[in-house]
């Protein structure tokens, strides 16, 4: 330098071949239980789906770019 994979809730992941409310498990709060704690149950809270532009009626989802990580090949020594 060139290419590839990944970016979605505090963590780890899912998801839509573009369609009107974006999801799960743990984590977390609050209430039930229970003498008390753990399990367990119920209810809620957390998101600009990395960022920017485009494309379309409409983008997490397509497309270019940028940032970040990871792997791969050249490359100096």
């Nucleotide at each position: 330098g060139g290419g590839g994979c990944u970016a979605u809730a505090g963590c780890u992941c899912a998801g839509u071949c573009g369609g009107u409310u974006a999801g799960a498990g743990c984590g977390c709060a609050u209430c039930c239980c229970u003498g008390a704690u753990a399990a367990g149950g119920a209810u809620g809270a957390g998101g600009u789906c990395a960022c920017a532009a485009g494309u379309u009626c409409g983008a997490u989802u397509c497309u270019u770019g940028u940032u970040a990580g990871c792997c791969c090949c050249a490359c100096u020594a």